[in-house]
């Protein structure tokens, strides 16, 4: 320098145009319950790497960057 995967809740993952609030397991804060804790059980926590653009609608499709892996020189 040229190519090609990935970036989604604190972690891991599903979701690849449209069914209202982006789904699920861990953690994690609240509450109930308990003498206390565990356990169970109700609730909480992502506008989906940063900008822009197509679209009646975008995590999904295009573009530019930044991050990280990989390949070729």
């Nucleotide at each position: 320098a040229g190519g090609g995967g990935c970036g989604u809740c604190g972690c891991c993952u599903a979701g690849c145009g449209g069914c209202c609030c982006a789904a699920g397991g861990c953690u994690c804060c609240g509450g109930u319950c308990u003498c206390c804790a565990a356990a169970a059980c109700c609730g909480g926590c992502a506008u989906c790497g940063c900008a822009g653009g197509u679209u009646c609608a975008a995590a999904u499709c295009c573009u530019g960057c930044c991050g990280u892996c990989c390949c070729u020189g």

A computed fold for a 73-nucleotide RNA from Microbacterium sp. 77mftsu3.1, annotated as transfer RNA. The sequence is in RNAcentral, with records from ENA. Its mean pLDDT, the model's own confidence on a scale to 100, is 80. The organism belongs to Microbacterium, within Bacteria.